[in-house]
Context: one part of a larger RNA
RNA sequence: UGACGGGGGCCCGCACAAGCGGUGGAGCAUGUGGUUCAAUUCGACUACGCGAAGAACCUUACCUGGGCUCGAACGGCUGGUCAACGGCGGUGGAAACAUCGUUACCCCGCAAGGGGGUCCAGUCGAGGUACUGCAUGGCUGUCGUCAGCUCGUGUCGUGAGAUGUUGGGUUAAGUCCCGCAACGAGCGCAACCCUUGUCCUGUGUUGCCAUCAUUCAGUUGGGAACUCGCAGGAGACCGCCAGGGAUAACCUGGAGGAAGGUGGGGAUGACGUCAAGUCCUCAUGGCCUUUAUGUCCAGGGCUACACACGUGCUACAAUGGACGGUACAAAGCGCCGCAAACCCGCGAGGGGGAGCCAAUCGCAGAAAACCGUUCUCAGUUCGGAUUGCAGGCUGCAACUCGCCUGCAUGAAGCUGGAAUCGCUAGUAAUGGCAGAUCAGCACGCUGCCGUGAAUACGUUCCCGGGCCUUGUACA
Numbered sequence: 001u002g003a004c005g006g007g008g009g010c011c012c013g014c015a016c017a018a019g020c021g022g023u024g025g026a027g028c029a030u031g032u033g034g035u036u037c038a039a040u041u042c043g044a045c046u047a048c049g050c051g052a053a054g055a056a057c058c059u060u061a062c063c064u065g066g067g068c069u070c071g072a073a074c075g076g077c078u079g080g081u082c083a084a085c086g087g088c089g090g091u092g093g094a095a096a097c098a099u100c101g102u103u104a105c106c107c108c109g110c111a112a113g114g115g116g117g118u119c120c121a122g123u124c125g126a127g128g129u130a131c132u133g134c135a136u137g138g139c140u141g142u143c144g145u146c147a148g149c150u151c152g153u154g155u156c157g158u159g160a161g162a163u164g165u166u167g168g169g170u171u172a173a174g175u176c177c178c179g180c181a182a183c184g185a186g187c188g189c190a191a192c193c194c195u196u197g198u199c200c201u202g203u204g205u206u207g208c209c210a211u212c213a214u215u216c217a218g219u220u221g222g223g224a225a226c227u228c229g230c231a232g233g234a235g236a237c238c239g240c241c242a243g244g245g246a247u248a249a250c251c252u253g254g255a256g257g258a259a260g261g262u263g264g265g266g267a268u269g270a271c272g273u274c275a276a277g278u279c280c281u282c283a284u285g286g287c288c289u290u291u292a293u294g295u296c297c298a299g300g301g302c303u304a305c306a307c308a309c310g311u312g313c314u315a316c317a318a319u320g321g322a323c324g325g326u327a328c329a330a331a332g333c334g335c336c337g338c339a340a341a342c343c344c345g346c347g348a349g350g351g352g353g354a355g356c357c358a359a360u361c362g363c364a365g366a367a368a369a370c371c372g373u374u375c376u377c378a379g380u381u382c383g384g385a386u387u388g389c390a391g392g393c394u395g396c397a398a399c400u401c402g403c404c405u406g407c408a409u410g411a412a413g414c415u416g417g418a419a420u421c422g423c424u425a426g427u428a429a430u431g432g433c434a435g436a437u438c439a440g441c442a443c444g445c446u447g448c449c450g451u452g453a454a455u456a457c458g459u460u461c462c463c464g465g466g467c468c469u470u471g472u473a474c475a
Base pairs, nucleotide, nucleotide: 001475002474003472004471005470007469008468009467010466011465012464013463015459016458019423020422021421022420023419026314027313028312029311030310031309032308033307034305035304042051043050062300063299064298065297066296067295068294074125075124076123077122078121079120080119082117086103087102088101089100090099091098092097105116106115107114108113127289128288131286132285136283137282138278139277140276141274143272148187149186150185151184152183153182154163155162156161167178168177169176193266194265195264196263198234199233200232201231202230203229204228208223209222212221213220237260240254241253242252243251244250316416320375321374322373323372324371325370332363333362334361337356338355342351343350344349382413387408388407389406390405391404392403393402429451430450431449432448433447434446435445
């Protein structure tokens, strides 16, 4: 100087407390461990709906079997070839591949020959998701969006170092004020960026419709007010008032205001820590392999199942289930695409093909909610697992191993032990919608809007963190 203490002081955080909803019990989905297996590819363990924004083949890295060896792709050199490769057809085969038949080279030149291209052989490079993340780059996680981490000069100390950065206040903040042997500065904080909330101006099509006509319909004429879209501005600064404070920083209350003390949300992650993660994104040193640890193909596996754990979905019901009627979104996506009307089908879906490269057309019916009717507390008209049958869709192909529909079947489950998680406001809870990946496949993920709470006395305690101080046989 640090680190540590079941030392002290001060302070903060959904850390506790106060509340609301869960997990832990059930069924299923999914990941992991274990076990099994020819293989159940690999990594991650502060990991576990993680890499994987989508394993039927492919992917694929694993296994079994069948092939190839200048090789699946590319370059250089040497020699050869042009009936060799490729195309077409046949045979064997699961395919890869092997084999047979058949079928063309181009340019210059009279020719000889030269050049180009194809292919073959040889050779120098190949190839490797083989190993080492403890040889590395790059990228990422984490402490942590925590308020810290340092430097120059000066001063103090023999020196390591200290001071500054400590102290008194204050803040979300090393934020600011005051003081001070310190004076300044840098990386962080904040602001500048995006978005959302109010207003103004400009602009009105594909968007809008108050007034005037018109219509089934903003449909048409028209309008430029409103909504909305797009641009550009204004607005918030403790600016004003009062009180407190040291006349400071700042704090409390008030006015005005759409918004008030960082308005809400996002992006943004200091010096560093963990030899943290990744050699399977990529790059790369070393090492290993070279008729195989490379490569091609078929099938299988990654989907197994006495079990254990994590994360979710659906429930156990009446604040509910079923049936009928009737409202109100936002954000997205669409030409190898989205697909309307209409017709067929109980339905999944099929036919059909208008329109749309989209504020124009389509996906698209939002759902919970609301209004009626019914069920009356029951393993039920709750719950939907499982299984049987019949179908639909995608795709070369749904047996292993996809999704969906109809009929039948109707399991466990009556609120979940010890324990444990999230959340402070348009949040939790709850309801649906869209997108990425994607032929198909979503209870996951990323977004969007609807409905919309309760509670916070407080900081004694648990956890994590910051500053000062103290002890230390630790570094």
Predicted 3D model of a 475-nucleotide part of an RNA (small-subunit ribosomal RNA, 3' major domain) from a metagenome. RNAcentral holds the full RNA, with entries from SILVA. The prediction has a mean pLDDT of 84.